[in-house]
Context: one part of a larger RNA
RNA sequence: AGCAUACGGUGGAUGCCUUGGCGCCAACAGGCGAUGAAGGGCGUGGUAAGCUGCGAAAAGCUUCGGCGAGGCGCAAACAGCUGAUGACCCGAGGAUGCCCGAAUGGGGAAACCCGGCUGACAGAAAGUCAGUCACCUUACUCUCAUUUAUGAGGGCAAGGAGCCAUACCUGCUGAACUGAAACAUCUCAGUAGGCGGAGGAAAGGAAAUCAAGUGAGACUCCCUGAGUAGCGGCGAGCGAAAGGGGAUCAGCCUAAACCAAAUGUGUGUUAAAGCUGGCAGGUGUUGCCCAUUUGGUGUAGCGGGAUACGUCUUGAGAGGACUGCCAUCCUCUCGGGGAGUUACAAAGGGUUUGGAUAGCCAAAAGGCUUGGAAAGGCCUGCCGUAGAAGGUGAAAGCCCUGUAGGCAAAGUUCAAGUCUCUCCCUGAGGCGUAUUCCCAAGUACCAUGGGACACGAGAAAUCCUGUGGGAAUCUGGAGGGACCAUCCUCCAAGGCUAAGUACUUGUUGGCGACCGAUAGUGAACCAGUACCGAGAGGGAAAGGUGAAAAGAACCCCGGGUAGGGGAGUGAAAUAGUUCCUGAAACCGUAUGCUU
Numbered sequence: 001a002g003c004a005u006a007c008g009g010u011g012g013a014u015g016c017c018u019u020g021g022c023g024c025c026a027a028c029a030g031g032c033g034a035u036g037a038a039g040g041g042c043g044u045g046g047u048a049a050g051c052u053g054c055g056a057a058a059a060g061c062u063u064c065g066g067c068g069a070g071g072c073g074c075a076a077a078c079a080g081c082u083g084a085u086g087a088c089c090c091g092a093g094g095a096u097g098c099c100c101g102a103a104u105g106g107g108g109a110a111a112c113c114c115g116g117c118u119g120a121c122a123g124a125a126a127g128u129c130a131g132u133c134a135c136c137u138u139a140c141u142c143u144c145a146u147u148u149a150u151g152a153g154g155g156c157a158a159g160g161a162g163c164c165a166u167a168c169c170u171g172c173u174g175a176a177c178u179g180a181a182a183c184a185u186c187u188c189a190g191u192a193g194g195c196g197g198a199g200g201a202a203a204g205g206a207a208a209u210c211a212a213g214u215g216a217g218a219c220u221c222c223c224u225g226a227g228u229a230g231c232g233g234c235g236a237g238c239g240a241a242a243g244g245g246g247a248u249c250a251g252c253c254u255a256a257a258c259c260a261a262a263u264g265u266g267u268g269u270u271a272a273a274g275c276u277g278g279c280a281g282g283u284g285u286u287g288c289c290c291a292u293u294u295g296g297u298g299u300a301g302c303g304g305g306a307u308a309c310g311u312c313u314u315g316a317g318a319g320g321a322c323u324g325c326c327a328u329c330c331u332c333u334c335g336g337g338g339a340g341u342u343a344c345a346a347a348g349g350g351u352u353u354g355g356a357u358a359g360c361c362a363a364a365a366g367g368c369u370u371g372g373a374a375a376g377g378c379c380u381g382c383c384g385u386a387g388a389a390g391g392u393g394a395a396a397g398c399c400c401u402g403u404a405g406g407c408a409a410a411g412u413u414c415a416a417g418u419c420u421c422u423c424c425c426u427g428a429g430g431c432g433u434a435u436u437c438c439c440a441a442g443u444a445c446c447a448u449g450g451g452a453c454a455c456g457a458g459a460a461a462u463c464c465u466g467u468g469g470g471a472a473u474c475u476g477g478a479g480g481g482a483c484c485a486u487c488c489u490c491c492a493a494g495g496c497u498a499a500g501u502a503c504u505u506g507u508u509g510g511c512g513a514c515c516g517a518u519a520g521u522g523a524a525c526c527a528g529u530a531c532c533g534a535g536a537g538g539g540a541a542a543g544g545u546g547a548a549a550a551g552a553a554c555c556c557c558g559g560g561u562a563g564g565g566g567a568g569u570g571a572a573a574u575a576g577u578u579c580c581u582g583a584a585a586c587c588g589u590a591u592g593c594u595u
C1' cells in the first nucleotide's frame, strides 16, 4: 500500500410525513378611486430588530349583535395590566386615518421644499393649528367684440382623470421569423405587438335579409351541411353560405308631412285678411312669410303616415275656444281598462319570503391484556336521517372537533312576490275615396384608387372608403353574383333592446388512477426575498428532536461561554436543538491475509 471483516467519522440518498402547490366543478362576486384608490414611505409596543396589525385617537377608539372565561398577535421571558359592570375572539356599522402616490395651491431628485385666502390659539408682527385654492368637458349665467355665425374672458354646478384580472369584449393601427423544401403574388395573419373604449359580460340585433316559382321570418351560440361549393404563382395553401337539428326567445322609439305655443328678423297700416263655422256685434303691433326651440301627431312594404271629404261605432260630469244663439272642437275630473323599473318614460317607500354576512343544538362504551402510551388484541354492549373527515402518546361510529338532520340576525346587503307609486288608453277607433303633402342627401348611384367579403381583378355581384361627379319620394327605391327583360323579395342613407355565448384576479364549498421538498408555483421556510445588473431585467438555496422541552440540575477534564466524560430526563439521547430514517462516494480505528 492493497484485499477482507468489524466498528466509527463525513455525507444527506432513500423511506415515511405535509403546513404548500397543480388541475377541475358549483355557487357568489365581477370592480376600487377627488368622501383621495392600487401601491408605498415613515411611524406606532413597558422592554421591540423583523413579520403582522394599526395611524400622532397609531398590535388600537366606539356602537350593535354573537360567544362565554380567560386575555395582553407571530413569540418565549421579566415587569405590569385587564376580565361575569361580560374582557379576549368573531360579524356588522361608525370614528380616527401622518407623508407620498391620478396627487390636484406652486415647485420637486416620490414620501420633501415654499406659498395665497379665511378662521382659531391670545392682541399686532412672528409662530402653530384647521379649512380652502390644479386641469379638462358639459350645462347655466355675466361681460366684451361683432357680418349671417360665432369668438374672447369671468362666475357657478355636475362629471371626468388614476389603478387593475398579463382573462374575456370591441374599435383603430399592425409586423416578421416561418411555409411555399429558394423567392417576389401568396402564407404566417388581420396573428403577435401598439393605442383607445366599455361591461359583468361585450359585440350583434328586429330585413333595402334569405330563398326560388315552394316558402322562411331580428340577433347570438352549438351540432351538421363540409374540408363540400369555391378561391389559389389553380403552387403552398385558404375555405364559405343557404338548408336541417338544437340552446334561448321580445320587441320597440325617432326624423318628416300636419297641428299648437314661444322667441327672433322681415312684411303689412287705417281697414282687408285674422280672431273654430253660420248670423249679428266687437277687436285688431291681430295677421302673413321664414328660422329656431318645445309639445302633440307618426313609424310602414298584403306600402305606411299626414291632410281633406264621406261613412260607421263609442261611459258620465264640469270648464274653455272675444260676446249672444246653434253646431263643432279642445281641456280637466270621476269611473272603467292596460302596462311598468333590462329596451319601449322614470324615482322611491312599506311589507312578506328566500339567500349572504357571526353563530347554536346535535346520538351512542365499558372491562381485561401487551405496551412508555391503546384508538391494537380479547370479551360483552350501544347509536345510526350521524360508519365524511381531522385530532387525541400506535390503528376510535360511541374521547375531542365535527358529520346527518334541524335552528338563528340588532346591523349591512342581494333577489323574488305583493302593496303603495308611476305611466298610458278610454275625447278615440274602424272602413272607403283623392293626378293633395311626407316617408332619413353631398346620401344612393356612377367613374377612378384602395380595402372587406372563403372569393388574389377575375365574367365579379355585395359591403366600406380617398378623389371627382351626383338622383328620385310610391307612376318611388334596393336586391336576387357582370348586364338586360320578366318575375319574386325587401324598404338604405336615425336610434334602443333581456336571454341563450366568452372569461376568472377574488370569495365560499367540493372533487382528483395530480405532486410530495432536485417533485409540486420561482417561492411549503419572513420569496419576487438574498444576490447579480447602470438599467430594462435576471433570480436562488433553504421543511421534519420528542407524545410532551421533560431542551440535560449537579460534578469532572479543559485556557474555556469550545468540546467532551459522568449524573439526570425520556420508551429511545448513535432522538441533544449541525437533532426522524441515515444509502453511496470519501476519511479513519482494530484485527486477519498478501506484497
Base pairs, nucleotide, nucleotide: 001594002593003592004591005590006589007588008587009586015580016544017543020515021514022512023511024510025509026508027507028506029504030503031163032162039100040099041098042055043054044053046078047077050074051073061094062093063092064091065090066089070082071081072080105114106113107112115133116132117131118130119129120128121127135160136159137158138157140155141154142153143152144151145150168199169197170196171195172194173193179186183233209216210215220247221246222245223244224243230238231237251496252495253494254440258296259295260294261293262292263291264290266288267287274283275282276327277326278325279324280323281322301474303439304438305437306436307434308433309432310431311430312429313428315334316333317332318331319330320329321328335426336425337424338423339422340421348420349419350418351417352416353415354414355413356412357411359407360406361405365380366379367378368377369376381398382397383387389401390400391399445469446468447467448466449465450464451463452462455481476491477490478489479488480487531538532537551579554566555565556564557563